[in-house]
Small-subunit ribosomal RNA, 5' domain from an uncultured bacterium, 527 nucleotides, folded computationally. The RNAcentral record of the full RNA draws on ENA and SILVA.
Context: one part of a larger RNA
RNA sequence: AUUGAACGCUGGCGGCAUGCUUAACACAUGCAAGUCGAACGGUAACAGGUUUCAACUUCGGUUGAGAUGCUGACGAGUGGCGGACGGGUGAGUAACGCGUAGGGAUCUGCCUUAAAGUGGGGGGCAACUCGGGGAAACUCGAGCUAAUACCGCAUGUGCUCUUCGGAGUAAAGGGUGCCUUUGUGCACUCGCUUUAAGAUGACUCUGCGUCCGAUUAGCUAGUUGGUGGGGUAAAGGCCUACCAAGGCGACGAUCGGUAGCUGUUCUGAGAGGAAGAACAGCCACACUGGAACUGAGACACGGUCCAGACUCCUACGGGAGGCAGCAGUGGGGAAUAUUGGACAAUGGGGGCAACCCUGAUCCAGCAAUGCCGCGUGUGUGAAGAAGGCCUGAGGGUUGUAAAGCACUUUAGUUGGGGAGGAAAGGCUCUUAUUUAAUAGAUAAGAGAGAAGACGUUACCCAAAGAAUAAGCACCGGCUAACUCUGUGCCAGCAGCCGCGGUAAUACAGAGGGUGCAAGCGUUAAUC
Numbered sequence: 001a002u003u004g005a006a007c008g009c010u011g012g013c014g015g016c017a018u019g020c021u022u023a024a025c026a027c028a029u030g031c032a033a034g035u036c037g038a039a040c041g042g043u044a045a046c047a048g049g050u051u052u053c054a055a056c057u058u059c060g061g062u063u064g065a066g067a068u069g070c071u072g073a074c075g076a077g078u079g080g081c082g083g084a085c086g087g088g089u090g091a092g093u094a095a096c097g098c099g100u101a102g103g104g105a106u107c108u109g110c111c112u113u114a115a116a117g118u119g120g121g122g123g124g125c126a127a128c129u130c131g132g133g134g135a136a137a138c139u140c141g142a143g144c145u146a147a148u149a150c151c152g153c154a155u156g157u158g159c160u161c162u163u164c165g166g167a168g169u170a171a172a173g174g175g176u177g178c179c180u181u182u183g184u185g186c187a188c189u190c191g192c193u194u195u196a197a198g199a200u201g202a203c204u205c206u207g208c209g210u211c212c213g214a215u216u217a218g219c220u221a222g223u224u225g226g227u228g229g230g231g232u233a234a235a236g237g238c239c240u241a242c243c244a245a246g247g248c249g250a251c252g253a254u255c256g257g258u259a260g261c262u263g264u265u266c267u268g269a270g271a272g273g274a275a276g277a278a279c280a281g282c283c284a285c286a287c288u289g290g291a292a293c294u295g296a297g298a299c300a301c302g303g304u305c306c307a308g309a310c311u312c313c314u315a316c317g318g319g320a321g322g323c324a325g326c327a328g329u330g331g332g333g334a335a336u337a338u339u340g341g342a343c344a345a346u347g348g349g350g351g352c353a354a355c356c357c358u359g360a361u362c363c364a365g366c367a368a369u370g371c372c373g374c375g376u377g378u379g380u381g382a383a384g385a386a387g388g389c390c391u392g393a394g395g396g397u398u399g400u401a402a403a404g405c406a407c408u409u410u411a412g413u414u415g416g417g418g419a420g421g422a423a424a425g426g427c428u429c430u431u432a433u434u435u436a437a438u439a440g441a442u443a444a445g446a447g448a449g450a451a452g453a454c455g456u457u458a459c460c461c462a463a464a465g466a467a468u469a470a471g472c473a474c475c476g477g478c479u480a481a482c483u484c485u486g487u488g489c490c491a492g493c494a495g496c497c498g499c500g501g502u503a504a505u506a507c508a509g510a511g512g513g514u515g516c517a518a519g520c521g522u523u524a525a526u527c
Stems, first nucleotide, its partner, number of pairs: 001526003005523005012374006018367002020332001025330003029327003034081003039078002042074002046072003049068008088285003097210008106202002111198008119153001121151002128143006158169004173190006179183001211257003218248003223245008260282004264275004287308005310321004338364001340363003346360001347358004377407004387398004411468001413463005421454001427447008471516005476497003482511005492499002
């Protein structure tokens, strides 16, 4: 000088940060990933419409019961996209894990640009109905049905393979408007299929760098290389059969210990040394161990299967679970916060959109944990008051300090006013493009109105009144700051030297002083 600190005494306000460093210990409860009806069959709930019957009636209607997916919408279901991002933790890992500089034998959903196409068919399975099993979780059988779900056929811009003859290989429709011969006829738009290029992301290989121990000296059999084959998106002993006998090591192999790495952070004149909280990049992990499925992407924190430990339910036959997400609980510990608000902003997922979801995020709460700022008054005031302490008893000191007098009102309190964070999207109008079109859609411009968790915001004005606001450590030397009393090698102090055995500036108290100050000291740790 510093800290994610803790402890002791003390404590007024604000801004900005930070807050389980220990048990990767176990977890009650709530929330943290959904969305799309403009893919589909439909209609459990809500609202509206249409309609039938009945009752009442002021003859306008009202009420009740029923039918109807007709409309807004929508539980459950099929289907699509997203649950591989975002968020957490640092157990493992001394490794191409990370850092840096390069390489390629590769893949890449959504997005951008471009080329070509989007023809014609089929069979099922949920939901639903009926029946059965089970305590439950759930599950079985029969029957019906739709699609952007699934499967053939056609075509092939192209693409792949090729013996250069050829062979193989796609698709899905939805919405709006107009016409109307109810056709997908026309237009626009969102999609779908194939291909090429890009962007982004991912995979993989290599050089160099990356802690301690030799009281660890030899290690290695798919081991090192080759050929054939397999496998992968892809090079490769990645795997396999055969062949050869290699490969690494004192420039430290192997083994053991410790550890996530980096940008950076702390310190220091630097060189170095120490650290890797917060923020950012990469990696690894998700109760422990193993495995694959789906998918553009996982061997998947809030998916599946198997085994194990633990916890819970059970009708004892069988089942359920995983906070190292945000809060919160127990435990451990010197020690670390609220079971808060909002999607208003930024961003993410879904959707044409409206919008929905979002413990990401933005805010608020708690904590002097840190840094920074402000305040606890200002001027005047000598009878140098009283009191305290010291005294050589004259006085000295506390001390302009107080009182008194005159002012001010920051912060706090009370009342009033009051920005910015809001840009958009949606609605109306105009113009341009598309078009047969003044529909519709897209782009640009104009206008009106609405939308703020924070929030009783920041900030401004006013009112009253010095009113509400100072402590902590030290005073022998190092080291700024001295006397008295008590104690008497006792009680005690102490970072080092050392103090204390009757005049202690070193113990304890008091007066005085010194240093910092909403903090001050101590302990721990690093330079």